[in-house]
Molecule: Bacterial small signal recognition particle RNA
Organism: Vulcanimicrobiota bacterium
RNA sequence: GGCUGGGCCUCACGCGGCGUAAACCCGCGAACCCCGCCAGAACCGGAAGGUAGCAACGGUAAGCGAGCCAUUACGGGCGCCGUGAGCUACCUAGCUCUC
Numbered sequence: 001g002g003c004u005g006g007g008c009c010u011c012a013c014g015c016g017g018c019g020u021a022a023a024c025c026c027g028c029g030a031a032c033c034c035c036g037c038c039a040g041a042a043c044c045g046g047a048a049g050g051u052a053g054c055a056a057c058g059g060u061a062a063g064c065g066a067g068c069c070a071u072u073a074c075g076g077g078c079g080c081c082g083u084g085a086g087c088u089a090c091c092u093a094g095c096u097c098u099c
Stems, first nucleotide, its partner, number of pairs: 001096007009086006015079002018075005024067001026065003034059003042051003
């Protein structure tokens, strides 16, 4: 000096974890323009009864809040954990050539 391998470095994939969102659970949540049930009162009827229906009560919607065992999606110079590909130069090991 050459060849090969490894390290450093880069990329991709996998795995793990972090954050956000969705979903899920819980809570709050519509005086009326949601539902149910409708006290009182009102109306119809000779009567029996019926009609519509406010408040209250119950349940939900949009939305808001919180949650954690886990799920889905997205994100990133998070990890060095693994695999593959790449790599001018640097470090290192082996072989070989020349002086």